[in-house]
Context: one part of a larger RNA
RNA sequence: UUGGGCGUAAAGGGUGCGCAGGCGGCUCGUUAAGUCGGAUGUGAAAUCUCACAGCCUAACUGUGAUAGGUCAUUCGAAACUGGCGGGCUCGAGGGCUGGAGAGGAGACUGGAAUAGUCGGUGUAGCGGUGAAAUGCGUAGAGAUCGACUAGAACACCGGUGGCGAAGGCGAGUCUCUGGACAGUUCCUGACGCUCAGGCACGAAAGCCAGGGGAGCAAACGGGAUUAGAUACCCCGGUAGUCCUGGCCCUAAACGGUGUUCACUUGGUGUGCGGGGAGUCGACCCCCUGCGUGCCGAAGCUAACGCGAUAAGUGAACCGCCUGGGAAGUACGACCGCAAGGUUAAAACUC
Numbered sequence: 001u002u003g004g005g006c007g008u009a010a011a012g013g014g015u016g017c018g019c020a021g022g023c024g025g026c027u028c029g030u031u032a033a034g035u036c037g038g039a040u041g042u043g044a045a046a047u048c049u050c051a052c053a054g055c056c057u058a059a060c061u062g063u064g065a066u067a068g069g070u071c072a073u074u075c076g077a078a079a080c081u082g083g084c085g086g087g088c089u090c091g092a093g094g095g096c097u098g099g100a101g102a103g104g105a106g107a108c109u110g111g112a113a114u115a116g117u118c119g120g121u122g123u124a125g126c127g128g129u130g131a132a133a134u135g136c137g138u139a140g141a142g143a144u145c146g147a148c149u150a151g152a153a154c155a156c157c158g159g160u161g162g163c164g165a166a167g168g169c170g171a172g173u174c175u176c177u178g179g180a181c182a183g184u185u186c187c188u189g190a191c192g193c194u195c196a197g198g199c200a201c202g203a204a205a206g207c208c209a210g211g212g213g214a215g216c217a218a219a220c221g222g223g224a225u226u227a228g229a230u231a232c233c234c235c236g237g238u239a240g241u242c243c244u245g246g247c248c249c250u251a252a253a254c255g256g257u258g259u260u261c262a263c264u265u266g267g268u269g270u271g272c273g274g275g276g277a278g279u280c281g282a283c284c285c286c287c288u289g290c291g292u293g294c295c296g297a298a299g300c301u302a303a304c305g306c307g308a309u310a311a312g313u314g315a316a317c318c319g320c321c322u323g324g325g326a327a328g329u330a331c332g333a334c335c336g337c338a339a340g341g342u343u344a345a346a347a348c349u350c
C1' cells in the first nucleotide's frame, strides 16, 4: 500500500516479436449489458449517529428517527462506454517510382604489415630499460635484397558521418536477403497501440566437439625493482583470441532516460531525399520530409540540467521502487555439461 515516484537520491525489463488482457479514429442506424431515473420489495435485533425520556448526574436503559446496498424485481431514458449492422478516410497497411547506407548471410579476391623457411650480400653485435639483466648472436644473429609459406586484422578515405530493435556492423567484388526514407495519393478500409506469460536475438569472457594458430597474451617460468613484490617494467610463454557446429545468457547490455500517439516560440551545423528560383551546367539561396548534433523561449527540475531527439503539456499500456547492512546472499524451484544464471527471503544489526 490512500498515494508518491523511477537521467544523477531507491526505482525503466539488455532488445525485439507477440497470444491472453487493458486501451482504441470519423459517421448513421439499432440494442439496452455498463450508465441514469421512477415504483415496489428487502437490507432482523442489538451496536453506531441524532432527538426526547427514565434512574440526583454519568455510565446504563427506553422510545423514535436517520443511516447503512456492486441488492432483487419491474417500468422508463439513450448522450457516453459496450454489443450488432451499414458507411467514411485523416490512423494503420499495401501498390508504383526513386535514390542513400560498415544492416544481415555466403563465396571469391587484394595489398601493407608481422612471423617463419630457403638463398644472396655482410660482420659483431642485436634486443630491451629509468638504468639493467634474463633472452638472441661467430654453428654467422640483427641489418639488407630476392623467393616462398602462414594466420589474423583491414592504414588513408573516416566525419558529435552512416546502418541496425538491441548486442553490434569498417579492404574489394559477386550472389541471396531484412529494414528505413522520399515522391505519387492508385488500392484495402480502423485492419490500431501496448503487452503479464511465451518465443527469438543477445558484447566479452567461459564450456563441449572438430579444425587452425602469424601476432597478441590470463596462467606459468625467468630477469629486474623493492624491506618484501605472489604486481607495475623487461625476456619468454600455454589456454584463449580465429573458423565450423552446439551450449552459456551476463554487462557501467548507458542516453544510467520503457514503447506508442498528440500538442507546444526560435537559432545554427551535418547526413540522405523532394520541390522552387537561378544557371550553359553546378555550387550558393528559398521551402519541405526523415535522421543526427550544438545553443536556447515558455515550461519543468532539489539542483545539475532538460528544452519538438523533453526531463514541457496530455493520453494508452507494460516494467520497476518503498531506509542502510545482512544480500542479489540462504533455502526451495526452474534452467545449465560445468562455470553458473533466473526467481528470491529472514533472523540479527544500525
Stems, first nucleotide, its partner, number of pairs: 003322004007304002012318001014201004021194003025088007033081002035077007042069001049065006091191001092188003095184004103177007110154001114150008125136002162169002206247006215241002220236004258317006266295011299306002323350003332343004
Molecule: small-subunit ribosomal RNA, central domain
Organism: soil metagenome